[in-house]
Context: one part of a larger RNA
RNA sequence: UGACGGGGGACCGCACAAGCGGUGGAGCAUGUGGUUUAAUUCGAUACAAAGCGAAAAACCUUACCUGGGUUUGAAAUGUACCUGCAAAUCCUACGAAAGUAGGACUUCUUCGAGAGUGGUACACAGAUGCUGCAUGGUUGUCGUCAGCUUGUACCGUGAGGCGCACCCUUAAGUGGGUCAACAAGCGCAACCCGCAUCGUGUGUUAAAUAUUCACACGAAACUGCCUCAUUUACUGGGGAGGAAGGAGCGGAUGAUGUCAAAUCAGCACGGCUCUUACAUCCAGGGCUACACACAUCCUACAAUGGCGAAUAACAACGAGCUGCAACCGGGUAACCGGAAGCCAAUCUCUGAAAUUUCGCCUCAGUUCAGAUUGAGGGCUGCAAUUUGCCCUCAUGAAGUCGAAAUCGCUAGUAAUCGCGGAUCAGCAGGCCGCGGUGAAUACGUUCUCGGUCCU
Numbered sequence: 001u002g003a004c005g006g007g008g009g010a011c012c013g014c015a016c017a018a019g020c021g022g023u024g025g026a027g028c029a030u031g032u033g034g035u036u037u038a039a040u041u042c043g044a045u046a047c048a049a050a051g052c053g054a055a056a057a058a059c060c061u062u063a064c065c066u067g068g069g070u071u072u073g074a075a076a077u078g079u080a081c082c083u084g085c086a087a088a089u090c091c092u093a094c095g096a097a098a099g100u101a102g103g104a105c106u107u108c109u110u111c112g113a114g115a116g117u118g119g120u121a122c123a124c125a126g127a128u129g130c131u132g133c134a135u136g137g138u139u140g141u142c143g144u145c146a147g148c149u150u151g152u153a154c155c156g157u158g159a160g161g162c163g164c165a166c167c168c169u170u171a172a173g174u175g176g177g178u179c180a181a182c183a184a185g186c187g188c189a190a191c192c193c194g195c196a197u198c199g200u201g202u203g204u205u206a207a208a209u210a211u212u213c214a215c216a217c218g219a220a221a222c223u224g225c226c227u228c229a230u231u232u233a234c235u236g237g238g239g240a241g242g243a244a245g246g247a248g249c250g251g252a253u254g255a256u257g258u259c260a261a262a263u264c265a266g267c268a269c270g271g272c273u274c275u276u277a278c279a280u281c282c283a284g285g286g287c288u289a290c291a292c293a294c295a296u297c298c299u300a301c302a303a304u305g306g307c308g309a310a311u312a313a314c315a316a317c318g319a320g321c322u323g324c325a326a327c328c329g330g331g332u333a334a335c336c337g338g339a340a341g342c343c344a345a346u347c348u349c350u351g352a353a354a355u356u357u358c359g360c361c362u363c364a365g366u367u368c369a370g371a372u373u374g375a376g377g378g379c380u381g382c383a384a385u386u387u388g389c390c391c392u393c394a395u396g397a398a399g400u401c402g403a404a405a406u407c408g409c410u411a412g413u414a415a416u417c418g419c420g421g422a423u424c425a426g427c428a429g430g431c432c433g434c435g436g437u438g439a440a441u442a443c444g445u446u447c448u449c450g451g452u453c454c455u
Base pairs, nucleotide, nucleotide: 007455008454009453010452011451012450013449015445016444019409020408021407022406023405026299027298029296030295031294032293033292034290035289042053043052064285065284066283067282068281069280070279073124077123078122079121080120081119082118089104090103091102092101093100094099107115108114126274127273129272130271131270135268136267137263138262139261140259142257147186148185149184150183151182152181154161155160165178166177167176168175192251193250194249195248197219198218199217200216201215202214203213222245225239226238227237228236229235301402305361306360307359308358309357310356312355318349319348320347323342324341327338328337329336330335368399373394374393375392376391377390378389379388415437416436417435418434419433420432421431
């Protein structure tokens, strides 16, 4: 000087408390450990790994295993030599394919072994091989916490200190006052985006410029006004007006640094290693195994419910040409056959569900719950057995609210309900968004955890 203390003081945060709903018990999904395996590719491991890299593992992906091939190589550049045809394409044989062997067909040209192609040889290529403890770049975390520094001056022999302390205040090193400090920088705030109110202008779409719609521009909020407290200042409490009130709400934005944190498998890159193999091509398998353990979800255990009907309603964000598909017909259905419109404020996905009304069920392992299994079908795709999704019929398991422990959330939030999108041929219980319905509670800071300042 820091860090730490079951030292002290001040303060903050869904940190506790007050509440609401969960996890931990069940079944299933996904990830991980372990075990198994020819292989179950690799990485991530307290918070900050574990629905994570992966916004899609049947082939491909794919890095792993088994087997079959290739060796200047799947792709790159260059040199030398050879070929004047070839290569590609098609056919035949072998083959699981990759490919190998044979045959057919056939170039341009300035007619120069020039271009291109093929072969041989050599330089080289190649490596998801190792090292994230050699690195760049990027990211997580403390933490959107209020801190981290510099110049000059001053103090100290010096390391260093001061500034940054004290009082008040703030979300804030935010602001004010005082002071051997005076200033400045990176952070804070503001500038950026969205939402909420109004005005003006415009109107593709649309029956209508009408609008509550869309776009653009502008206005509006500043403690501006009143009042109380304080020290005059800063500021705090209350009120009026207002769509909005004291940072209006949300986002983007992450200082100096910490963890030799993560990543050599996104990429780049030093060094090391392999070079008829640790490279590369192909077929099949594996990444999907299963006594078990953990993590994150989903669905339930029911009557604030389930089922059937009526269709009685009401969204928003988005996406669409190898696409979205109205509508008609067939099928119990998944879906199939026709097919209008739309490169989209125009057409479609798309009549959202919870909700409302009526009827049944009457507390049961049930008309709860839906795992599992059997049978029959549909779709995508070369292919659905290992290993996809969906429909119908049958089957109907555990489960009656969950020990110790533990998580999220302070308002349009939690809870609950559906919808869209990326990835994608197909596959969503995950992720990223969207709207609908819509609470309870916060006395307070003693305690738990994390953090800031002084000592």

Small-subunit ribosomal RNA, 3' major domain from an uncultured bacterium, 455 nucleotides, folded computationally.